Predicted 3D model of a 676-nucleotide part of an RNA (large-subunit ribosomal RNA, domain II) from Oxynema aestuarii AP17. Rfam family: Bacterial large subunit ribosomal RNA. The coordinates come from a structure-prediction model, not an experiment, and the mean pLDDT is 86. The RNAcentral record of the full RNA draws on ENA.
[in-house]
Context: one part of a larger RNA
RNA sequence: GCCGGCGAGUUAUUAGACGAGGCUAGGUUAAGGCCGAAAGAGCCGCAGCCCGAGCGAAAGCGAGUCCGAACAGGGCGUAAACCGUCUCGUUUAAUAGACCCGAACCCGGGUGAUCUAACCAUGUCCAGGAUGAAGCUUGGGUAACACCAAGUGGAGGUCCGAACCGACCGAUGUUGAAAAAUCGGCGGAUGAGGUGUGGUUAGGGGUGAAAUGCCAAUCGAACCCGGAGCUAGCUGGUUCUCCCCGAAAUGCGUUGAGGCGCAGCGGUCGAAGAUGAUGACGAGGGGUAAAGCACUGUUUCGGUGCGGGCUGCGAGAGCGGUACCAAAUCGAGACAAACUCAGAAUACUCGUCAAGAAAGCGACCAGUGAGACGGUGGGGGAUAAGCUUCAUCGUCGAAAGGGAAACAGCCCAGACCACCAGCUAAGGUCCCCAAAUGACCGCUCAGUGAUUAAGGAGGUGAGAGUGCACAGACAACCAGGAGGUUGGCCUAGAAGCAGCCACCCUUGAAAGAGUGCGUAAUAGCUCACUGGUCAAGCGCUCUGGCGCCGAAAAUGAACGGGGCUAAGCGGUCUACCGAAGCUGUGGAACGAGCAAUCGUUGGUAGGGGAGCGUUCCCCGACGGGAGAAGCACUAGCGAGAGCAGGUGUGGACGUCGGGGAAGUGAGAAUGUCGGC
Numbered sequence: 001g002c003c004g005g006c007g008a009g010u011u012a013u014u015a016g017a018c019g020a021g022g023c024u025a026g027g028u029u030a031a032g033g034c035c036g037a038a039a040g041a042g043c044c045g046c047a048g049c050c051c052g053a054g055c056g057a058a059a060g061c062g063a064g065u066c067c068g069a070a071c072a073g074g075g076c077g078u079a080a081a082c083c084g085u086c087u088c089g090u091u092u093a094a095u096a097g098a099c100c101c102g103a104a105c106c107c108g109g110g111u112g113a114u115c116u117a118a119c120c121a122u123g124u125c126c127a128g129g130a131u132g133a134a135g136c137u138u139g140g141g142u143a144a145c146a147c148c149a150a151g152u153g154g155a156g157g158u159c160c161g162a163a164c165c166g167a168c169c170g171a172u173g174u175u176g177a178a179a180a181a182u183c184g185g186c187g188g189a190u191g192a193g194g195u196g197u198g199g200u201u202a203g204g205g206g207u208g209a210a211a212u213g214c215c216a217a218u219c220g221a222a223c224c225c226g227g228a229g230c231u232a233g234c235u236g237g238u239u240c241u242c243c244c245c246g247a248a249a250u251g252c253g254u255u256g257a258g259g260c261g262c263a264g265c266g267g268u269c270g271a272a273g274a275u276g277a278u279g280a281c282g283a284g285g286g287g288u289a290a291a292g293c294a295c296u297g298u299u300u301c302g303g304u305g306c307g308g309g310c311u312g313c314g315a316g317a318g319c320g321g322u323a324c325c326a327a328a329u330c331g332a333g334a335c336a337a338a339c340u341c342a343g344a345a346u347a348c349u350c351g352u353c354a355a356g357a358a359a360g361c362g363a364c365c366a367g368u369g370a371g372a373c374g375g376u377g378g379g380g381g382a383u384a385a386g387c388u389u390c391a392u393c394g395u396c397g398a399a400a401g402g403g404a405a406a407c408a409g410c411c412c413a414g415a416c417c418a419c420c421a422g423c424u425a426a427g428g429u430c431c432c433c434a435a436a437u438g439a440c441c442g443c444u445c446a447g448u449g450a451u452u453a454a455g456g457a458g459g460u461g462a463g464a465g466u467g468c469a470c471a472g473a474c475a476a477c478c479a480g481g482a483g484g485u486u487g488g489c490c491u492a493g494a495a496g497c498a499g500c501c502a503c504c505c506u507u508g509a510a511a512g513a514g515u516g517c518g519u520a521a522u523a524g525c526u527c528a529c530u531g532g533u534c535a536a537g538c539g540c541u542c543u544g545g546c547g548c549c550g551a552a553a554a555u556g557a558a559c560g561g562g563g564c565u566a567a568g569c570g571g572u573c574u575a576c577c578g579a580a581g582c583u584g585u586g587g588a589a590c591g592a593g594c595a596a597u598c599g600u601u602g603g604u605a606g607g608g609g610a611g612c613g614u615u616c617c618c619c620g621a622c623g624g625g626a627g628a629a630g631c632a633c634u635a636g637c638g639a640g641a642g643c644a645g646g647u648g649u650g651g652a653c654g655u656c657g658g659g660g661a662a663g664u665g666a667g668a669a670u671g672u673c674g675g676c
């Protein structure tokens, strides 16, 4: 992992609701007892409980009572009905382990120092080698000591190094040979040494050269049993079928935030009897969007310019100037969630009409109270986020089908069942791939068509405006492009062309005191401008269409692919394809209706209804060695759970109908036991 067995809402008491039944202004017994051999049923038992009357804090009074001075008023009652009670069943709650499994812990009583920590008692072990302390002896030496040398001697948490003890490094091992080792190196090795045996210390404790280490492979508090089925607002699991309805992820509160309570939203049943959603019409209040500047503020320019700054004159008072700032006001132009002189659409409220068993009300049973994305209007953020938080609508959640290549939340559309029938939606119609290689008018040449901007460009087609042009434009070519003059200044020089100033006059068809290149300065080339040749359109500005560049990411590859110049883009039109939509035909269930007929039937949590099957019991009816149950194979029936027939096997019990009771249905729980 698979297969098979087992495996989770039970039982008791009390109470509410619903259903069934008994009795009824009453209902009912409890403990206990009687009859009986027992089981079982019947009877007794009027204590008690519920109901039959309420009001008041109470004394108390009573169809009334309480407050009150009240015969006033008001509160709660009475006045009407089959009102009540007991039992059984279903369901829910409470109390119990209370659907099942699951802690870490806490407490009590015990068991442990054969591991290990420390200590006590008593034993035992440490190859070999090296070093050579004190002391002593002899010699030297001293006044005597001291001191020196040699010898002797054999000290040491001394040195090297086996046993022994340890464990610094690396490799191997890592379902190991081993729940800590092996191999090669390594440290101590007469000591605070190693080790045997016997003993001592015990869990809110011991021991600890101290790590929270160790106390039997367990230690921030051992292990065993018990309290104990601790508790678990947490995780997981929770077993047959069909039918009907069908949510929520919100508000308020919460030692509350993944829990709970109340409300909201769902289901089922009921009472009453006439209104709800929606639509049309009518009537309302508003201060949002847009807008506006009348208020509150903000704000640009201009006019006037209080006041101020700067400045001139004056001893001062004061009198002037000003291209500075600027109040207020006027004109023009703007901005605002916390501005509004005005002011929508929607929404909301009310009325009338239409509509007509949904809404509302009550009882019982829930679940939900983590929401997600998309559109719209806002806040937060950065007019970021598959971000966050509100409002409103949609979808998903709990929704399958078609489209978007694939793709909960987007687009289309809501699956009762069957069909080798038809029509459509979104989206499509060259091939993959069902349907147009459809028609017409345009655009695009970039494979744009998949991928962003600022910005850039004689890409290209369309529109608007404006200028020049057969008295000849634009482009090209031929020719001219001069004189005063090298303008003046400046400068070494400055001659159109370093720079500053001025920018005139003449001739002329035209020609700047010069557009650029050039020179040291000249020169030279060229342009503006003009004539000629040629012959018909040529410039400039703006608008919108489709394209181009801008355009870089890590394996090769993000149009779904092939491929396409349309099979791309814009527009018009027709046809077709295309879904579980709609239609057709047949069928099922439910609801409404007298009927004809019409309508409904996606679904998680959850509520309700109807059934199937298993084991056992009672009553009734039966089968079985001429072969029960079980098992295997198998044509049949039912919407399903399932049911029944046949054959074989098997070899002794079993079935049906009506009812009753449950250890009553397995795929999941890192379930549990067994097998492989």
Stems, first nucleotide, its partner, number of pairs: 001676006011096013026050003032044003054061002064076004099237002102234001106227006117201009126191001128160003131156001135152006164188003168185005203219001205215003212221001240611006250263005264368002266365005278354007291340002296336003300332005307325002309322005371396010401412003416587004421583003427577003430562003436574001438573006449564001455549002459546002462543007476533005482506003487501003512527001516525002588601005612665001614662010630649005636643002